[in-house]
RNAcentral holds the sequence, with entries from MGnify. This is a predicted structure of a 155-nucleotide RNA (Lysine riboswitch aptamer) from uncultured Ruminococcus sp. NCBI's taxonomy places the organism under Bacteria, Bacillati, Bacillota, Oscillospiraceae, Ruminococcus. Rfam family: Lysine riboswitch aptamer. From the family's description: Riboswitches are metabolite binding domains within certain messenger RNAs that serve as precision sensors for their corresponding targets. Rfam links the family to the GO term lysine biosynthetic process. Of the family's consensus pairs, 100% are formed in the model.
RNA sequence: GAUAGAGGCGCGGACUUUAUCAGUAGCCCGGAAAACGGCGCGGAAACGCCGCGGGUGAAAGGAAAUUCCGCCGAAGCUGCUGCCGGAUUUCCGUUUGACAGCGGCUGGGGCUGCGCAGAAUAUGCGCAGAACUGUCGCUUAGGCGGAGUGCUAUU
Repeated sequence: GAUAGAGGCGCGGACUUUAUCAGUAGCCCGGAAAACGGCGCGGAAACGCCGCGGGUGAAAGGAAAUUCCGCCGAAGCUGCUGCCGGAUUUCCGUUUGACAGCGGCUGGGGCUGCGCAGAAUAUGCGCAGAACUGUCGCUUAGGCGGAGUGCUAUU
């Protein structure tokens, strides 16, 4: 260098089903329809809807379960660049999603706290903390320390 493996509530993806989203948005009928107020990411302009009653009535994202697929930097997060979209229309901004390239951080799964996203107390992500666990090294054999660009086996 090559090949093959290990860590376990192990990682990611897809189909299907289910609950939630929600009796919400939207639509229809009636009322009101002057003004006022509110909403549509922020500002300006415009436009639309709403405010009360009745009827009808979703979806996406996120989640759970079974099955299947790919795997063990699995994967996740983050910075920069490029390109294509979304947030009613125009302009300016902000924010967000997909794909690609180049870097950086994190061994792993839980728990607790804080923060962000979210309809949500679900869940995801980030940071921190105390333990657990796998691995290698050191050891006075009590423990201590390192990181996956690692470790083990074969060649």